This is a predicted structure of a 1503-nucleotide RNA (small-subunit ribosomal RNA) from an uncultured bacterium. RNAcentral holds the sequence, with entries from ENA. Its Rfam family is "Bacterial small subunit ribosomal RNA". The family has 99 seed sequences and 42,628 matches in Rfam 15.1. Its mean pLDDT, the model's own confidence on a scale to 100, is 83.
RNA sequence: AGAGUUUGAUCCUGGCUCAGAUUGAACGCUGGCGGCAUGCCUUACACAUGCAAGUCGAGCGGCAGCGCGGGGGCAACCCUGGCGGCGAGCGGCGAACGGGUGAGUAAUGCAUCGGAACGUGUCCUCUUGUGGGGGAUAACCAGUCGAAAGACUGGCUAAUACCGCAUGAGCUCGCAAGAGGAAAGCAGGGGACCCGCAAGGGCCUUGCGCGAGAGGAGCGGCCGAUGCCGGAUUAGCUAGUUGGUGGGGUAAUAGCCCACCAAGGCGACGAUCCGUAGCUGGUCUGAGAGGACGACCAGCCACACUGGGACUGAGACACGGCCCAGACUCCUACGGGAGGCAGCAGUGGGGAAUUUUGGACAAUGGGGGCAACCCUGAUCCAGCAAUGCCGCGUGUGUGAAGAAGGCCUUCGGGUUGUAAAGCACUUUUGUCAGGAACGAAACGGUCUGGGCUAAUACCCCGGACUAAUGACGGUACCUGAAGAAUAAGCACCGGCUAACUACGUGCCAGCAGCCGCGGUAAUACGUAGGGUGCAAGCGUUAAUCGGAAUUACUGGGCGUAAAGCGUUGCGCAGGCGGUUGUGCAAGACAGAUGUGAAAUCCCCGGGCUUAACCUGGGAAUUGCAUUUGUGACUGCACGGCUAGAGUGUGUCAGAGGGGGGUAGAAUUCCACGUGUAGCAGUGAAAUGCGUAGAUAUGUGGAGGAAUACCGAUGGCGAAGGCAGCCCCCUGGGAUAACACUGACGCUCAUGCACGAAAAGCGUGGGGAGCAAACAGGAUUAGAUACCCUGGUAGUCCACGCCCUAAACGAUGUCAACUAGUUGUCGGGUCUUAAUUGACUUGGUAACGCAGCUAACGCGUGAAGUUGGCCGCCUGGGGAGUACGGUCGCAAGAUUAAAACUCAAAGGAAUUGACGGGGACCCGCACAAGCGGUGGAUGAUGUGGAUUAAUUCGAUGCAACGCGAAAAACCUUACCUACCCUUGACAUGUACGGAACCCUGGUGAGAGCCGGGGGUGCUCGAAAGAGAACCGUAACACAGGUGCUGCAUGGCUGUCGUCAGCUCGUGUCGUGAGAUGUUGGGUUAAGUCCCGCAACGAGCGCAACCCUCGCCCCUAGUUGCCAUCAUUAAGUUGGGCACUCUAGGGGGACUGCCGGUGAUAAGCCGAGAGGAAGGUGGGGAUGACGUCAAGUCCUCAUGGCCCUUACGGGCUGGGCUACACACGUGCUACAAUGGUGGUGACAGUGGGCAGCGACACAGCGAUGUGAUGCUAAUCCCUAAAAGCCAUCUCAGUUCGGAUUGCACUCUGCAACUCGAGUGCAUGAAGUUGGAAUCGCUAGUAAUCGUGGAUCAGCAUGCCACGGUGAAUACGUUCCCGGGCCUUGUACACACCGCCCGUCACACCAUGGGAGUUGGGUUUACCCGAAGGCACUGUGCUAACCGCAAGGAGGCAGGUGACCACGGUAGGCUCAGCGACUGGGGUGAAGUCGUAACAAGGUAACCGU
Repeated sequence: AGAGUUUGAUCCUGGCUCAGAUUGAACGCUGGCGGCAUGCCUUACACAUGCAAGUCGAGCGGCAGCGCGGGGGCAACCCUGGCGGCGAGCGGCGAACGGGUGAGUAAUGCAUCGGAACGUGUCCUCUUGUGGGGGAUAACCAGUCGAAAGACUGGCUAAUACCGCAUGAGCUCGCAAGAGGAAAGCAGGGGACCCGCAAGGGCCUUGCGCGAGAGGAGCGGCCGAUGCCGGAUUAGCUAGUUGGUGGGGUAAUAGCCCACCAAGGCGACGAUCCGUAGCUGGUCUGAGAGGACGACCAGCCACACUGGGACUGAGACACGGCCCAGACUCCUACGGGAGGCAGCAGUGGGGAAUUUUGGACAAUGGGGGCAACCCUGAUCCAGCAAUGCCGCGUGUGUGAAGAAGGCCUUCGGGUUGUAAAGCACUUUUGUCAGGAACGAAACGGUCUGGGCUAAUACCCCGGACUAAUGACGGUACCUGAAGAAUAAGCACCGGCUAACUACGUGCCAGCAGCCGCGGUAAUACGUAGGGUGCAAGCGUUAAUCGGAAUUACUGGGCGUAAAGCGUUGCGCAGGCGGUUGUGCAAGACAGAUGUGAAAUCCCCGGGCUUAACCUGGGAAUUGCAUUUGUGACUGCACGGCUAGAGUGUGUCAGAGGGGGGUAGAAUUCCACGUGUAGCAGUGAAAUGCGUAGAUAUGUGGAGGAAUACCGAUGGCGAAGGCAGCCCCCUGGGAUAACACUGACGCUCAUGCACGAAAAGCGUGGGGAGCAAACAGGAUUAGAUACCCUGGUAGUCCACGCCCUAAACGAUGUCAACUAGUUGUCGGGUCUUAAUUGACUUGGUAACGCAGCUAACGCGUGAAGUUGGCCGCCUGGGGAGUACGGUCGCAAGAUUAAAACUCAAAGGAAUUGACGGGGACCCGCACAAGCGGUGGAUGAUGUGGAUUAAUUCGAUGCAACGCGAAAAACCUUACCUACCCUUGACAUGUACGGAACCCUGGUGAGAGCCGGGGGUGCUCGAAAGAGAACCGUAACACAGGUGCUGCAUGGCUGUCGUCAGCUCGUGUCGUGAGAUGUUGGGUUAAGUCCCGCAACGAGCGCAACCCUCGCCCCUAGUUGCCAUCAUUAAGUUGGGCACUCUAGGGGGACUGCCGGUGAUAAGCCGAGAGGAAGGUGGGGAUGACGUCAAGUCCUCAUGGCCCUUACGGGCUGGGCUACACACGUGCUACAAUGGUGGUGACAGUGGGCAGCGACACAGCGAUGUGAUGCUAAUCCCUAAAAGCCAUCUCAGUUCGGAUUGCACUCUGCAACUCGAGUGCAUGAAGUUGGAAUCGCUAGUAAUCGUGGAUCAGCAUGCCACGGUGAAUACGUUCCCGGGCCUUGUACACACCGCCCGUCACACCAUGGGAGUUGGGUUUACCCGAAGGCACUGUGCUAACCGCAAGGAGGCAGGUGACCACGGUAGGCUCAGCGACUGGGGUGAAGUCGUAACAAGGUAACCGU
């Protein structure tokens, strides 16, 4: 620091997801040790049991229990507070701390900083006092009641308990006279003196206390300022409310409370209400700013079963106190009582989940005490838990036969892997044994110095010596011993993301954080081997921050991606504001001071072996406050200025607005005239109008609406919008020159006004045309549409509503600055002969530099550079929807969510493809022609159906006379039956035998069972060995036309012989890409030329190759014959001139001429020349690629499958079947013909298991026989159309199917199932519907010939020649293709994409009669405890009084207040709810086809 994911690819926008860090965690698998931390986040749910707050005898009376002493008693035992001590009690202090929890609380709270009107036990300092009296009461004793808890009566008694008196201040009050006004003793020691019989006391002194006052420290109470979550779908709240006066009350201020008076107070800077929440230091994260959190530790607050209340006290409205009410639990004798773990353990429950009913007060701290000491679940320790952090270990070295085993394999090997074993070492940890801490020095004792003192007592401070005290714990640590011994897992391995193979599975099982894997070769599932990462842990889940600049302060945006309000005006609040001077000092800046607790973080040190951890110091704590200063900037106050803004004057343009009037054209209607059969309408029609007279035409009239031309890229207006002409009223703007005011300005939430786009609503008018709805006619599969004929609201006017539009420049407004050019509208200045030109100013348009932008584009009228203010956005869908509120007559508008769901949705541009888009061009594409197919018979192939099998493949063009250039057997792959199992075929091993030949039996055959003959080649003297071949045996293996052409190679088809397809360098673009290759011409052609940010190149085109056409050269046999001989015959001699053959050359290149064209390329010419003229004809040659096109059955091949069979052999059958459908060809339907006769002219080819002449036989197929020929020699070989005659338009002398009889040939064999011949028979068919095919010249058409395959079989296929046309105006249309351009929501690419209803399943949600519960509120009722007030019924020790009595107190009564509770109502939240509404999701449901192309009616917005 980034990455993955939208696309065919790209850039951008934008969401989702990942990598990091973290946690009081939980779960899964696993688990050796130690240190340090941490451990109910859920039910503030309920709690058994134990413990968590006591202490003081140096305050008191005492003595229940224990021990000691004393006394009595023989003993049991009894007595004795005398001593140690001490239960209960009176009294003092503490219990308000410590510990827990976070329910409540959005401020009665917390944090920071301030403040004044306060309190304060213990503590510290100072001053001073501490005198003298009195009356009770608990304990105890004796009774009473009660189950208990407990209560009551009588009697005795003490105090540091209680109450007076005295004294008393700098205390309190106060009218400044005065009045009020306290205390307590206890302990230690003591020389003299005094009292007392004594004990003891006085007295003195020390210590601890006590009282009063002042001050302090610390602590607490109160007040203020600032800051502290979300919701406006909560906008108004408030009656003690706000203030005053006077009282009361408090420690103290205050409506804190009361009476009266006034009517205030709070709120858009968010009151009130609702929801949520303890706050902070800090913690986690982050570069930071921030964001999230508030466990542990520390500070504050609140609470203690729920609610209320006070008492005591220095302090509480009190966790382990009290009273009352309520719920719950327990005890009970039913009368009544008891209780509060959110203290520490622990239990139940809840939950994914959180520990021991441990030890000790040794340390630290707290309470009490003079102290010893006691108490302390605070605390310190231990236990449990990998919950976290940190550290250590599970060995180290050597060791290649690279062991075995595992896994993979191309079978060679690779890998696990120096890993193991082996050898040599070490001993952390663990085990055993021994030693052994720090934490503990205070207090105490002895001695001593000082203080106090009369004092060598006591006490206090200091020093020396010294005894004791440890829960942890025999722990840490140290030493020794034995011994590699006691110790490794988890996750992952498609990309992100480090790490790959095999097997299994086969869209199944499963995985998955995102993208996505899995449908038979899965690095993605499961397992294994291997690897990677981390490691006593590893993964998963949950959660927070980060990445996310994805809420943007730092640090984003708004033309088209989400986003500028419809628009301004007026414009309040708010924000911002020209220039200059003076003052102030609020902001700002600088310095100082205080504070910002400690801990934490950071830096430098120190201590545990290290680290975590602990600890010393520093820094930091970005803040707040106080104070001093500065005066630039902002602000405030005052005073100037004129450049902003405004006012006045002149001039100007304008569909600016409102009202009134008026004009002409047109439509329609009415009346009359002329006139006759149609009009209107459409793609074509029909509905409609018209003989009752339309349309047309003429004249006259009525009425409403809108204003042609001018007219424009024009003008005006804030926007919506505004158009004949004239008049009235009226707003704004521009310009010119001056004058004036003097910042008066800009923007603007809420608000008000406009919204005269349309549609819509209400009332009343009006209504010509047009025209939703509606009706009819068409179209159509349907047509509730598009088209047509009609037609009502409405459109128009007045008034009132509605308030929305794709209300758009999809661009808020104001100001400043930043190159220009051109047009146009308005004004001005100068100029010109000129309305000519220049300059200037305000609008409105087109281009364009810089700059900006994702790109498109914008570009002085900014989307540039800046400033001010407002509005708005934060993934898509759900949804601009629901609910609630506001507005509206309604329609509806406005404000505006959530659940759920997806991983995208989107913008711009690119390349393609496509379009019922456009332009250009080509092709037998159409047209023009010729001949066919489609109709018939038969042939052949296919589909279908059939079958035991009808083997398989090919299926639009580009399957269908195709694979198959030959299915009777074979072929043959299929079926039936019968056989074989190392096999029909290959290699290896062993044994035997040469090979091979003849032959018998049986069987349908394959085969099975035999018999006989026979011995080769090489080496070697021989034995023997070897090679080839045959047989036998066993095993490796053979074999498979079995599957997958969607695992493949190769080959092929097709677009298409179409002119295209690309690359290098350069340039342009952020990029995909573009350029080149586009453009202007031209061509058959990306052929060539020109131009051009391109320049070159490659594969294609063309040419080179073959062939045909002309000429030449060479060569003449089997070819040829002009000349010379010869023959029946080029037969022979001869010759090679010619033809021809087959080798090599030449020739044609737009080269020449004319025209045209840019002078180019080229084109035109019935120009020349030439055999041939514009690629001369034909062939071969097929670019990059497309179709998962075809082929595993040519061949090759991965994987899978079969192995006495899916292999091999053989017999017979089948591939030839047949209601039917299609394709391709044959023959015909006839006279351009049939039949008969005649008889001339080819070319290509083939031939020895062959072609087969001549001759003979047969009507013929053919047979017999055989010359020749291994071929320019011989044979196939007759060419046929042609010509002549005849037939004369008929189902025929056409046509030949079918059938019968008789034959021929091939072959082992023609039944299923061959071809041919003769005679006889003589179907259909008389030119073929819709539709459709081929062909542009030696072509079509027509005629025959040859060949491959082949024993035989050709209407098929491939070749060959003969005869030999017609037509092409042309490119509008159909089809296909090329190039350019355009649109696109397509990219599997239009056979694309995609919308809505309906049906089904599931999910969340709105409405809903109601119902259940919570919160809150109003009115009223009730009114516990309690304090307060009043009262004066009863009782009453201290004080006053001689007494009566009084003061005071206690109990009682009453009143207001008030908790719980009750009644009635309101508001609000949540749950459930028959039924119902839409929404979302869901491989293959239904109906249509709305959108994307002009999407076939352009689309969209509002109504």